[in-house]
Formats: sequence, C1' cells, structure tokens
RNA sequence: ACCAUCUUGUCGGGGUGCCCGUCGCGAUCCACUGUCGCGCGAGCUGAGAAAGACCCGUGAACCUGAUCCAGUUAGUGCUGGCGUAGGAAACGAGAUAAUCCGGGGC
Repeated sequence: ACCAUCUUGUCGGGGUGCCCGUCGCGAUCCACUGUCGCGCGAGCUGAGAAAGACCCGUGAACCUGAUCCAGUUAGUGCUGGCGUAGGAAACGAGAUAAUCCGGGGC
C1' cells in the first nucleotide's frame, strides 16, 4: 500500500406471527356456552413475537412475488424451495493475519 476480517462512533433501516383459555371489555345476533375484535394470562418457533431490547445497512435484516409450492405441526410467515430473484438502510475511526513495496540497524 492493497485486500480481508474484527471492534467501535455517529447516522439510518426493520419485524412483532401462531395456538389455547372455567378470564375481562366491546361488537355481531331474536338469542346463545356461537362468531369477530381488543386486553390479560399460559404455550410454540426465533436474535427478537414492544424490549428504550434484538437484528440489519447490499449476497443473507426486512419487504415483494405470496391468499405461492413441498413437507411438518395443536397451529403458524415452523422447516425447505422460490433465492447469488426484484426492492431495501452508510459514512468515519481503530486493531490484526497473510501478501507486496520502501527505509534503518546487526
């Protein structure tokens, strides 16, 4: 010096689903132990299912396709495919290995 990785500062991007209930509120209905929505509580996956937390900043967050396809599950955006798809949020500082270049000493 180049490249890579890691750390860090500032800034920015992103998701919050599913199941259950001797629970609460509201809506629906002629009515209901039904149905729907919200809250609360228990459970599942996950980094995260509202925590001043977690993930991500260009190949991997997340969104779209997608009310997609296959499998699995009590059920799900649970797993895989699609997928190096299309879109998507960046600048700075520091450290280190290898390689290359230059200077000094023995």
Record summary: This is a predicted structure of a 106-nucleotide RNA (TPP riboswitch aptamer (THI element)) from Proteobacteria bacterium 005FR1.